[in-house]
Context: one part of a larger RNA
RNA sequence: UUGGGCCUAAAGCGUUCGUAGCCGGUCUAGUAAAUCUUCUGUGAAAUUGUUGCGCUUAACGUAACGGCGGGCAGAAGACACUGCUAGACUUGGGACCGGGAGGCGUGUGAGGUAUUCAGGGGGUAGCGGUAAAAUGCGAUCAUCCUCUGAGGACCACCUGUGGCGAAGGCGUCACACGAGAACGGAUCCGACGGUGAGGGACGAAAGCUAGGGGAGCGAACCGGAUUAGAUACCCGAGUAGUCCUAGCAGUAAACUCUGCAAGCCAGGUGUUGCGCAUUCUACGGGAGUGUGCAGUGUCGGAGAGAAGUCGUUAAGCUUGCCGCCUGGGAAGUACGGUCGCAAGGCUGAAACUU
Numbered sequence: 001u002u003g004g005g006c007c008u009a010a011a012g013c014g015u016u017c018g019u020a021g022c023c024g025g026u027c028u029a030g031u032a033a034a035u036c037u038u039c040u041g042u043g044a045a046a047u048u049g050u051u052g053c054g055c056u057u058a059a060c061g062u063a064a065c066g067g068c069g070g071g072c073a074g075a076a077g078a079c080a081c082u083g084c085u086a087g088a089c090u091u092g093g094g095a096c097c098g099g100g101a102g103g104c105g106u107g108u109g110a111g112g113u114a115u116u117c118a119g120g121g122g123g124u125a126g127c128g129g130u131a132a133a134a135u136g137c138g139a140u141c142a143u144c145c146u147c148u149g150a151g152g153a154c155c156a157c158c159u160g161u162g163g164c165g166a167a168g169g170c171g172u173c174a175c176a177c178g179a180g181a182a183c184g185g186a187u188c189c190g191a192c193g194g195u196g197a198g199g200g201a202c203g204a205a206a207g208c209u210a211g212g213g214g215a216g217c218g219a220a221c222c223g224g225a226u227u228a229g230a231u232a233c234c235c236g237a238g239u240a241g242u243c244c245u246a247g248c249a250g251u252a253a254a255c256u257c258u259g260c261a262a263g264c265c266a267g268g269u270g271u272u273g274c275g276c277a278u279u280c281u282a283c284g285g286g287a288g289u290g291u292g293c294a295g296u297g298u299c300g301g302a303g304a305g306a307a308g309u310c311g312u313u314a315a316g317c318u319u320g321c322c323g324c325c326u327g328g329g330a331a332g333u334a335c336g337g338u339c340g341c342a343a344g345g346c347u348g349a350a351a352c353u354u
Stems, first nucleotide, its partner, number of pairs: 004325003007308002012322001014202004021195003025089007033082001035078008048066007092192001093189003096185003104178007111155002116150007126137002163170002207248006216242002222236003259321006267299014303310002327354003336347004
């Protein structure tokens, strides 16, 4: 480069915003860059065709005439598609309005049970723990019951293949501030859009820096068991950490192992939100049935697939854009670069081997 791929064989960046680029809805007019047609010029020689001629013939050589020729330049014409210019449109997109849904985010305040600890009272010899034990705790009165207090973490039931969020993730209550989505509208703008190399932002847990905090749990460490051993599983202790504030770090089986956007292509059945119609109603943000849109499950037809399976939430049929893959190991290593306080991250080979 050509072709093929990326759920499970190698392969979708953790997610999102967005620069360049690439791609782009409907109608009309103009233009004619692109595209197409015709003509003119050019398009070496060799090669090729025909007819001669020359080597004894042929191959070969040579002459004339013809043919071929990607393309390039010029002229004329065509105008469907693409481009450009101008105007218009409303389906894409955005705005506005309305009543609802939500563990969506940030901050402040409040609450709840339990564990632990401290103090008072009651009470007496054990408690605790295990498969069984022991270490451990206990006459300095434990465990247990009860009252009061302190402190930190967490938020049972409700809880639901239920909800919200781009992902990570989010669950007691109240208030304030902030953001997004769905539905409905007889409103407005009028293609303003899609994707997105670089780049920016966010990004669980663990980890790091500084300052707080420390109830429970608990890497490391210590002890008791088990065992041939036991650097483990089990038990008793227990530091960092887990929590808060301000920074850093930037990785995960960051998974739907499935990039984003748009159109098209049978259905059945749950469930969440909003609307519409209708029935019931103890008239209440009430309930039932059907239906439209949006989400979230499940089964399944066509079709797809190597199969498992997917199947309007596609892995079906198409289009646009980005990322990535090319046997296993060496290796996500080395070297270099870059970022980081460090740990390390990102980028990322080869020899050799098979």
Molecule: small-subunit ribosomal RNA, central domain
Organism: metagenome